[in-house]
This record gives sequence, structure tokens and C1' cells, in this order.
RNA sequence: GGCCUCUUAGUUUAAUGGAUAGAAUGCGAGAUUCCGGUUCUUGAGAUGGGGGUUCGAAUCCUCCAGGGGCCA
Repeated sequence: GGCCUCUUAGUUUAAUGGAUAGAAUGCGAGAUUCCGGUUCUUGAGAUGGGGGUUCGAAUCCUCCAGGGGCCA
């Protein structure tokens, strides 16, 4: 330098182009307990950035950024 692939809550991840983007774990609050842990209830929290296609984009296309791989 060329090509392929990945990027979604703090973390691990799910999601045929159409639902309010779903869970697990962690975190906050409450219940339980003499206190803590466990358990239960509940709450907040995410699509890497720009542009395009489409009635509709996390999903398709493109550029950029970052990670991984192959070739030279």
C1' cells in the first nucleotide's frame, strides 16, 4: 500500500429493512435481615462519527476514526 472483518448500556451480548433497540451482569432505590450477603421488586443506562439510498436504516451503500486478520 491492497483486501477482508468487527465497532450497540460500565461490561458481555441479541435484534428478516418495519414493536417503545431486548437481555445478562454491574449500578441506584425499596422489600427481606439485628447488620451484611443471598433472594425478590423496581429504576436509570446503548446502536463509533459524517453523508447517501428508502415511505421506513442498528441493519444496505459510501467516506472517516479505531480494533483484528490476510497478502505484498

Annotation: A computed fold for a 72-nucleotide RNA from a Bacteroidales bacterium, annotated as transfer RNA. It matches the Rfam family "tRNA". Rfam classes the family as a transfer RNA. The sequence is in RNAcentral, with records from ENA.